[in-house]
RNA sequence: AACUCAUUCAGACCGGCUGAGGGACAGGCCCUUUGAAGCCGGGGCAACCUCCGAGAGCUAACCACUCCGGAACGGUGCCAACUCCUGCGGAGCUCGCAAGGGCGAACUCCGGGAAAUGAGUG
Numbered sequence: 001a002a003c004u005c006a007u008u009c010a011g012a013c014c015g016g017c018u019g020a021g022g023g024a025c026a027g028g029c030c031c032u033u034u035g036a037a038g039c040c041g042g043g044g045c046a047a048c049c050u051c052c053g054a055g056a057g058c059u060a061a062c063c064a065c066u067c068c069g070g071a072a073c074g075g076u077g078c079c080a081a082c083u084c085c086u087g088c089g090g091a092g093c094u095c096g097c098a099a100g101g102g103c104g105a106a107c108u109c110c111g112g113g114a115a116a117u118g119a120g121u122g
Stems, first nucleotide, its partner, number of pairs: 002121007013042005021031003025087004043079003048075002050071004055067003083114001088111005094105004
């Protein structure tokens, strides 16, 4: 590189350096010289790993496991917009074109894809 599993409508910003881009990709729509991205310092959010529990399930009992509750020193992560929205398929509904019984668009819902993050494999 790749594979597996879980999660993704919640939450959380200041300073310094620097100076034009950024939001994965594509289309859209946004953010940005009232300072993008990056680097450094500090702060915070969250709770995946981790840790705790005479909690629940399971068990003859324990261990393990699952769930629930809690902690936040440590390993990651994150701190505009739902993962910013859409992307492929289906259902509903409304509208437009057509009138062949179809085509297209908006919205809502369901499933999937992609991406990100973690844990594990490698």
The RNA shown here (SAM riboswitch aptamer (S box leader)) has 122 nucleotides and comes from a Gammaproteobacteria bacterium. It was read from a public genome assembly, where an Rfam model found it. Of the family's consensus pairs, 97% are formed in the model.